[in-house]
C1' cells in the first nucleotide's frame, strides 16, 4: 500500500417533510345565532393519523459458523456476530431526513 468479509427481511424508534386526513386562517352559501357545508398552489415558525426511515439504533425471524445430542435423505438444543468519527455535494420521492450514492471522500 492493496484485495475480501463484516448476512437477509419483517415490525419499531430517533429522525423527516408535508402528497392526503385532521388542525388553523380566508372566502362563499345556509341560519335568527351557534353550528355545518364547499372551495383555497394559504398555513408543517401546526401537537398529530396516513407516508419517509437508519452500516455506524432495538427487536424477532431465518440463514451462517462452532460444540453436543438424535428418531442422521436431515432434525434438536446451545453458543457466536467484534469495532464503527465522519463532510461537503448530488439523487428519489408530493417534499425531506440519521433514505440512497456511503463501512462513500476524507481522519484515527
Nucleotide at each position: 500500500a492493496c484485495c475480501g468479509a463484516g448476512g437477509u427481511u419483517u415490525u419499531c424508534u430517533a429522525g423527516g417533510g408535508u402528497u392526503c386526513c385532521g388542525c388553523g386562517g380566508c372566502u362563499u352559501c345556509u341560519u335568527c345565532a351557534u353550528a355545518g357545508a364547499a372551495g383555497c398552489u394559504c398555513g408543517g415558525u401546526c401537537u398529530g393519523g396516513u407516508c419517509c426511515g437508519a452500516g455506524a439504533g432495538a427487536a424477532a425471524a431465518c440463514a451462517c459458523a462452532c460444540a453436543g445430542g438424535a428418531c442422521u435423505u436431515u432434525c434438536c438444543u446451545g453458543u457466536g456476530g467484534a469495532c464503527a468519527c465522519g463532510g461537503a455535494g448530488g439523487g428519489a420521492u408530493a417534499a425531506a431526513a440519521g433514505c440512497c450514492c456511503g463501512g462513500g471522500a476524507g481522519g484515527a
Background:
Guanidine-I riboswitch aptamer from Paenibacillus sp. OAS669, 108 nucleotides, folded computationally. RNAcentral holds the sequence, with entries from Rfam.